[in-house]
Context: one part of a larger RNA
RNA sequence: CCCGCAACGGGACGAAAAGACCCCGUGAACCUUUACUGUACCUUAGCGCUGGAUCCGUUCAUCGGAUGUGUAGGAUAGGUGGGAGGCAAAGAGUCACGUACGCCAGUAUGUGAGGAGCCGCUGUUGAAAUACCACCCUUCCGCUGGAUGGGCCCUAACCCUUGUAGGGGGACACCGCUUGGGGGGCAGUUUGACUGGGGUGGUCGCCUCCAAAAGAGUAACGGAGGCUUCCCAAGGUACGCUCAGCACGAAUGGCAACCGUGCGCGGAGUGCAUUGGCACAAGCGUGCUUGACUGGGAGACCGACAAGUCGAUCAGGUGCGAAAGCAGGGCAAAGUGAUCCGGCGGUACGGAAUGGAACGGCCGUCGCUCAAAGGAUAAAAGGUACUCCGGGGAUAACAGGCUGAUCGCUCCCAAGAGCUCAAAUCGACGGAGCGGUUUGGCACCUCGAUGUCGGCUCGUCACAUCCUGGGGCUGGAGCAGGUUCCAAGGGUUCGGCUGUUCGCCGAUUAAAGUGGCACGCGAGCUGGGUUCAGAACGUCGUGAGACAGUUCGGUCUCUAUCUGUUGUGGG
Numbered sequence: 001c002c003c004g005c006a007a008c009g010g011g012a013c014g015a016a017a018a019g020a021c022c023c024c025g026u027g028a029a030c031c032u033u034u035a036c037u038g039u040a041c042c043u044u045a046g047c048g049c050u051g052g053a054u055c056c057g058u059u060c061a062u063c064g065g066a067u068g069u070g071u072a073g074g075a076u077a078g079g080u081g082g083g084a085g086g087c088a089a090a091g092a093g094u095c096a097c098g099u100a101c102g103c104c105a106g107u108a109u110g111u112g113a114g115g116a117g118c119c120g121c122u123g124u125u126g127a128a129a130u131a132c133c134a135c136c137c138u139u140c141c142g143c144u145g146g147a148u149g150g151g152c153c154c155u156a157a158c159c160c161u162u163g164u165a166g167g168g169g170g171a172c173a174c175c176g177c178u179u180g181g182g183g184g185g186c187a188g189u190u191u192g193a194c195u196g197g198g199g200u201g202g203u204c205g206c207c208u209c210c211a212a213a214a215g216a217g218u219a220a221c222g223g224a225g226g227c228u229u230c231c232c233a234a235g236g237u238a239c240g241c242u243c244a245g246c247a248c249g250a251a252u253g254g255c256a257a258c259c260g261u262g263c264g265c266g267g268a269g270u271g272c273a274u275u276g277g278c279a280c281a282a283g284c285g286u287g288c289u290u291g292a293c294u295g296g297g298a299g300a301c302c303g304a305c306a307a308g309u310c311g312a313u314c315a316g317g318u319g320c321g322a323a324a325g326c327a328g329g330g331c332a333a334a335g336u337g338a339u340c341c342g343g344c345g346g347u348a349c350g351g352a353a354u355g356g357a358a359c360g361g362c363c364g365u366c367g368c369u370c371a372a373a374g375g376a377u378a379a380a381a382g383g384u385a386c387u388c389c390g391g392g393g394a395u396a397a398c399a400g401g402c403u404g405a406u407c408g409c410u411c412c413c414a415a416g417a418g419c420u421c422a423a424a425u426c427g428a429c430g431g432a433g434c435g436g437u438u439u440g441g442c443a444c445c446u447c448g449a450u451g452u453c454g455g456c457u458c459g460u461c462a463c464a465u466c467c468u469g470g471g472g473c474u475g476g477a478g479c480a481g482g483u484u485c486c487a488a489g490g491g492u493u494c495g496g497c498u499g500u501u502c503g504c505c506g507a508u509u510a511a512a513g514u515g516g517c518a519c520g521c522g523a524g525c526u527g528g529g530u531u532c533a534g535a536a537c538g539u540c541g542u543g544a545g546a547c548a549g550u551u552c553g554g555u556c557u558c559u560a561u562c563u564g565u566u567g568u569g570g571g
Base pairs, nucleotide, nucleotide: 001571002570003569004568005567006566007565008564010563011562012561014558015557022392023391024390025389027388028387029384030383031382032381035189036188037187038186039185041182042181043180045178046177047176048175051154052153054151055150056149057148058147059146060145061144063142064141065140066139068137078136079135080134081133082132085119086118087117094113095112096111097110098109099108100107101106158169159168160167161166192204193203194202201221205227206226207225208224209223210222228373229271230330231329235289236288237287238286239285240284241283243267245263246262247261248260249259269278270277272335274333275332276331293316294315295314299310300309301308305374318327319326320325341367342366343365344364345363346362347361349360350359399446400444401442402441403440405439407435408434409433410432411431412430416426417425453528454526455525456524458520459517460516461515462514463513466491467490468489469486470485471484472483473482474481493507494506495505496504497503534552535551536550537549538547539546540545
């Protein structure tokens, strides 16, 4: 070196199971609720099945009767019209009693007595005499009729009932249709995206600046701000004016009020952010005004589309200006919302045989924090550890990788401490490296699976050495130390508590080292912790449930093909 046999289980990111964690899907299923929309069921009302009396209300109509003091005024004048006479022996004025109203002054009326008069027209009033007639208003009473509510009674529908006969209930109940309400009992669904994993937070449209690399454009959860309006003047036009600030002068008056002079390219102002403009003003005034027009629009800018933007000129009519001219809002760039559906005004285009109409079209306009702002619906929240499916290493948790902020170690400078003296020892402010054991960042292999803390077992390596060995310096007398250099041969304890690593404690020791090896080692063991399903507490939540909170419980599979190593045998 080759070939066996027997072992072991480090590796073959070993086998098994299209990862159960995590994310994604306009996936699913169950569960919850004050998510949305329905619905069983309950209930309200009406009608039907459903009939007969009576009493009391409400309301409407016809008829009859009554009813009506603001102030002045013989006084409780409802309104209007006609009107010069009307009522009365089928009984007037008056008196007695009663009733109704009452702003207690009286009005109306019934009965009785009684016996022949009573009222109006004329003067006061905005209006005239219930003297009389007609119509009507307010309020009230009565008759009749209609509608309707309630009470009570009945029996014949209907219902119940040992005896098919009676009894009980009774127009209710039951049942049916329509209708308002309740309604996780049940059902169908919704519950956004971006995101240096997801969640939490933040954001989502528009304007301005930077980033943006001198055309345009250009990203990030890059750096800064603003908008969802305002104005009938803050618009149009004609004419006129010049600001902020400073200096000097000047009563009250001062740093600063108003006045004068001078300087003053803009530092002022421009409704509101910023940028760019602007005094030849776009800034500040005064006069007159409504062009903050109607119908078109050559031609351009921008742009995936849809949108957005500028615009001369023409026609009509208008404002200002002597005119030339200017004016289709505002110094410019934000101040926003498609389509559907519906409302309003106009038009007269269509008009289901015809004429109309309904309805629609066209023109104008209105109604959306549809703000997740190119707007899925008119209309929608949550839980899942009971979970499931499809996918992803496009994306997290372990490990590895890259990085090395953080971490550990080393070095440089040397202010200072060290009585004196930077450097025995310590070393500020700073600076340069190394390492790859911490916490992180990144998301590169792995989600058709790379098993995760600690313990046990078995080790092996590094040296930045804990002990043992050898040196230097010392603020080393000695002993004992401090610091540093060399050194990895060997060694590096037993217990208590805790799942613990760690740590604290006890007792020793020469010492009780620091790290790497997938935080070495589960196809070697364990399974106490973490991290399924059960259950409980605290807390949170209306709830289903949830909690790097706690607590009790909880299936650890694999017969070794290759490689590796050990033992042993043959060549």
Model confidence (mean pLDDT): 84 of 100. A computed fold for a 571-nucleotide part of an RNA from an uncultured Bacteroidales bacterium, annotated as large-subunit ribosomal RNA, domain V. Rfam family: Bacterial large subunit ribosomal RNA.